Description: A computed fold for a 97-nucleotide RNA from a bovine gut metagenome, annotated as SAM riboswitch aptamer (S box leader). Rfam family: SAM riboswitch aptamer (S box leader). Its family is annotated with regulation of gene expression in the Gene Ontology.

[in-house]
RNA sequence: CUUAUUGCGAGCGGCGGAGUGAUCAGGCACAGUGAAGCCCGGCAACCGACAAUUAUGUACGGUGCCAAAACCUGCAGACGGCAGUCUGAAUGAUGAG
Numbered sequence: 001c002u003u004a005u006u007g008c009g010a011g012c013g014g015c016g017g018a019g020u021g022a023u024c025a026g027g028c029a030c031a032g033u034g035a036a037g038c039c040c041g042g043c044a045a046c047c048g049a050c051a052a053u054u055a056u057g058u059a060c061g062g063u064g065c066c067a068a069a070a071c072c073u074g075c076a077g078a079c080g081g082c083a084g085u086c087u088g089a090a091u092g093a094u095g096a097g
Stems, first nucleotide, its partner, number of pairs: 001097006011040001013039003019030003024074004041066003046062003049058003070091001075088005
């Protein structure tokens, strides 16, 4: 850079100790009833592998993921008297190339 996905799902465990929810801003949450991180455990099924004629399945290998929609908004458009609702984009994340 290209492409697919991004409202499903996943612990009352151990170590750890104060932060976390991508970045910036504004909100709002989570956290000493223990955050991040690591281990174990789990979820899922993108790639490989295996089975099957296919659909599909298994979860063995490579990743990924495990509060809240990618926590919400930020840009554009539609609707609405307002509050707001909806759609799309942008940005990000993950896989494959």
The coordinates come from a structure-prediction model, not an experiment, and the mean pLDDT is 87.